[in-house]
Molecule: transfer RNA
Organism: uncultured Clostridia bacterium
RNA sequence: GCGGAAGUGGCUUAGCGGUAUAGCGCUGCCUUGCCAAGGCAGAGGUCGCGGGUCCGAUUCCCGUCUUCCGCU
Numbered sequence: 001g002c003g004g005a006a007g008u009g010g011c012u013u014a015g016c017g018g019u020a021u022a023g024c025g026c027u028g029c030c031u032u033g034c035c036a037a038g039g040c041a042g043a044g045g046u047c048g049c050g051g052g053u054c055c056g057a058u059u060c061c062c063g064u065c066u067u068c069c070g071c072u
Stems, first nucleotide, its partner, number of pairs: 001071007010024003018055001026042005048064005
């Protein structure tokens, strides 16, 4: 230099054009003599970044950054 894959709450992730999911973790409450376990509720995301297309983009297109793999 060329090609490919990945980037989504603190962590691991789902999603293939129509209001962003789940598990673990965190907070509060219930339960218990206490802890753990269990139950209920809640907070937390500018979907890596910047543009474009579209009525509407995490999703499609372009550029760019980071990580990984392969080729030279």